[in-house]
This record gives sequence, structure tokens and C1' cells, in this order.
RNA sequence: AUGAUAAUAACGAGAGAUAUCCAAAGGGAUGGCCGAAGAUGCAAUAUAAAAGGUACCAGUCUUUUAUAGAAACUUUCAGGCAAAAAUAUCGUUAUUUGAUG
Repeated sequence: AUGAUAAUAACGAGAGAUAUCCAAAGGGAUGGCCGAAGAUGCAAUAUAAAAGGUACCAGUCUUUUAUAGAAACUUUCAGGCAAAAAUAUCGUUAUUUGAUG
């Protein structure tokens, strides 16, 4: 000096889903609903162990167990269902990191 990836901050964009009652408002209660903060669950697959089969060993195959294992899928725990706030994700900028050359 190149600047992958990741993190943080700022700005911009950013969906979904309610009714009744009470209450001056903010809100509360009961049922209903949404999935894009977060969180939960796991498929293929990989590794290891055990058992079976093979005359024996190895290899291959089958079964079981354990570990790892994705999501915008799933659950609806949390959160949300006027507006506001918040929100995954995307774009830009800045700072840090420093794969690679």
C1' cells in the first nucleotide's frame, strides 16, 4: 500500500396483523390476529463409537447412539396489531478489524 469478512454509528428506504367493553386522556381487561428485534427447533451431510453380516482381518453395506449442522422455514416464549417508537433486510458514508495480493 490492496481492502475480503465482521462489528459499531449516522442518514435514507422498510412489511404484516383487531374487535368489544371500561376510562377525560394516557391506558386497562377479555377474546382474536401478525412475524422482519431477540430467542427456540431441525434436513441433507460430516465425524466418532457399538452391533450385525463376511471362515478371519481390512474394506464395503445395514442398524443404533452421540456431537456438529441453514434459513426470510418453524414455534409464538418474547415482541407487535391507530399514530409514534421499534423492526429483519437493502443502499450510502465514517471508524475499527485485516482475509487475500

Notes: A computed fold for a 101-nucleotide RNA, annotated as Glycine riboswitch aptamer. The coordinates come from a structure-prediction model, not an experiment, and the mean pLDDT is 77.